[in-house]
RNA sequence: GAUAGAGGUUGCGUUUUCUAUCAGUACGGGCAGGGAUGUGUCAGGCACAGUUGAGAUGCCCUGAAAGGAGAAGACGCCGAAAGAGAGAACGGCCUGAACGUUUUUUCUUGGGCGUGCAGUUAAGAGCUGUACGACUGUCAUCGAAAACGAUGGGGCGCUAUC
Repeated sequence: GAUAGAGGUUGCGUUUUCUAUCAGUACGGGCAGGGAUGUGUCAGGCACAGUUGAGAUGCCCUGAAAGGAGAAGACGCCGAAAGAGAGAACGGCCUGAACGUUUUUUCUUGGGCGUGCAGUUAAGAGCUGUACGACUGUCAUCGAAAACGAUGGGGCGCUAUC
């Protein structure tokens, strides 16, 4: 240097189907009310709707979806992947900001779990970050040794073969 592997039965990610939630919510329609605003994420502009009656508010009718979740299956894998920063492209009327998707690059993280805090979300679910805790896998050193224990390290690592 090349090839092949291991960590877990909740390893990681993508995708399909079903189910619950989202929610009797949003949109739409009717009545009352009221009398000039309202909508397009925010600001500026622009456009549209509105005295043939806007918005708030109350009642009635109809009534979703996306994202996230659980179960079953398929596929790709073991920096699998996740997060943060910067750049580029695209998106919603134009410009800017914010947000979302894809991609390039820098940095961090061995893995899952529990708890606290913070963020996100409709959410006491889930996800993300962080701190602590035990567990687990691997390597190094030491203890007397394979099993066992202590301390410490990280995936650009570890093991096997050439």
This is a predicted structure of a 162-nucleotide RNA (Lysine riboswitch aptamer) from a mouse gut metagenome. Its Rfam family is "Lysine riboswitch aptamer". Gene Ontology term of the family: lysine biosynthetic process. The coordinates come from a structure-prediction model, not an experiment, and the mean pLDDT is 81. RNAcentral holds the sequence, with entries from MGnify. Of the family's consensus pairs, 100% are formed in the model.